[in-house]
RNA sequence: GACAGAUAAAGGCAAACCAGUCGUGAGGCUGAGACGCAAAGUCACCGAUCCAUGGCAUUAUGUCAGGGGCAGCGGGAUUACCAGA
Numbered sequence: 001g002a003c004a005g006a007u008a009a010a011g012g013c014a015a016a017c018c019a020g021u022c023g024u025g026a027g028g029c030u031g032a033g034a035c036g037c038a039a040a041g042u043c044a045c046c047g048a049u050c051c052a053u054g055g056c057a058u059u060a061u062g063u064c065a066g067g068g069g070c071a072g073c074g075g076g077a078u079u080a081c082c083a084g085a
Base pairs, nucleotide, nucleotide: 003084005082012037013036018031019030020029021028022027035072041078042077043076045075046074047073049069050068051067053065054064055063056062057061
């Protein structure tokens, strides 16, 4: 440097629920809490999906546009800790 990640060791993250707070909403942040995670670190580039607004078709849905969310849905990019069973 590459590879691989163990019923092991060190250290790490934290779903749901709840409280507070911000947002029209999806959802974000903080606290509390652990379902899980070897990139569950970071980035919306591609697909999926969700939200509000507007257009169209039609009557509760479909579709389109630009915008927003989601990195713990998949792919991609990028950086990094431990140990080498």